[in-house]
Molecule: Fluoride riboswitch aptamer (crcB RNA motif)
Organism: Pseudomonadota bacterium
RNA sequence: GGGGAUGGAGUUCCCCGGAACCGCCGUCGCGGCUGAUGACUCCU
Numbered sequence: 001g002g003g004g005a006u007g008g009a010g011u012u013c014c015c016c017g018g019a020a021c022c023g024c025c026g027u028c029g030c031g032g033c034u035g036a037u038g039a040c041u042c043c044u
Base pairs, nucleotide, nucleotide: 001016002015003014004013007043008042009041010040011039012038023033024032025031026030
């Protein structure tokens, strides 16, 4: 510096150094479901 399945703010933890990361279910044609956070608090 980047990241922790949908926006923003504060605190904190963890992961990565081109990788970390990119939710779940089924008959996988396609259809369905949950969640604005990794955690806590708050705003929309």